[in-house]
């Protein structure tokens, strides 16, 4: 010097990272009255029994608002050296011929 295999590198890609955004789930605050319940006080009906409607107060639940170490989707990457698939050249390593 050829050749062969092979390892790195390099390309995709899958996956984990990492950032935004989104939707859920969780809490949290959220209706004087035009939700809901249960209605003291009064209040209407009736002779009475009793019965009606029914504010404040609790207590629920919505829009709609905040947070959020949770689930999923989306976009991007100077991340990782996992994972899979290709790779001409050049880089390492072995082997086999040549040849000085």
């Nucleotide at each position: 010097g050829a050749u062969u295999a092979g390892g790195a590198g390099c390309u995709g890609u899958g996956c984990a990272c990492u950032a935004a955004g989104a939707g859920g789930g969780c809490c949290u605050c959220a209706a004087a009255c035009c939700c809901c319940g249960c209605c003291a006080g009064g209040u209407c009906c009736g002779a009475a029994a009793g019965g009606a409607a029914g504010c404040a107060a609790c207590g629920g639940u919505a829009a709609g608002a905040g947070g959020u170490a949770c689930c999923u989707c989306u976009u991007a990457g100077g991340u990782g050296c996992c994972g899979c698939a290709g790779u001409a050249a050049a880089c390492c390593u072995a082997a086999u011929c040549g040849g000085a």

The RNA shown here (Bacterial small signal recognition particle RNA) has 100 nucleotides and comes from a Dictyoglomaceae bacterium. Taxonomically the source falls in Dictyoglomaceae (Bacteria, Pseudomonadati, Dictyoglomota, Dictyoglomales). Its mean pLDDT, the model's own confidence on a scale to 100, is 76. Rfam family: Bacterial small signal recognition particle RNA. The literature on the family includes a 2003 paper in Nucleic Acids Res by Rosenblad et al., "SRPDB: Signal Recognition Particle Database". Gene Ontology terms of the family: SRP-dependent cotranslational protein targeting to membrane, signal sequence recognition and signal recognition particle, plasma membrane targeting. It is annotated as a non-coding RNA gene.